[in-house]
């Protein structure tokens, strides 16, 4: 330097171009408990790495960037 592939809640992750982006783990709180775990109920928590485009619509397609990973020189 060229090609690929990855990015989505703190962590791990779902999601034919169409609903309010759903879950596990953690976290809060509230039940149980002598206190804790644990187990039950309940709640917050993501404008999906950035910027642009294409659509009526985009986490999804396109481009360009920015960080990770792999091959080749």
């Nucleotide at each position: 330097g060229c090609g690929c592939c990855c990015a989505u809640a703190g962590c791990u992750u779902a999601a034919c171009g169409g609903a309010u982006a759903g879950a596990g783990c953690a976290c809060u709180u509230g039940g149980u408990u002598g206190c804790g775990g644990a187990c039950c109920a309940a709640g917050a928590g993501a404008u999906u790495g950035g910027a642009g485009g294409u659509u009526c619509g985009a986490a999804u397609c396109c481009u360009c960037c920015u960080g990770g990973g792999c091959g080749c020189a």

The RNA shown here (transfer RNA) has 73 nucleotides and comes from a Candidatus Chisholmbacteria bacterium. Rfam family: tRNA. Rfam links the family to the GO term triplet codon-amino acid adaptor activity. About the family: Transfer RNA (tRNA) molecules are approximately 80 nucleotides in length. By type it is a transfer RNA. RNAcentral holds the sequence, with entries from ENA. Lineage of the source: Bacteria > Bacteria candidate phyla > Candidatus Chisholmiibacteriota.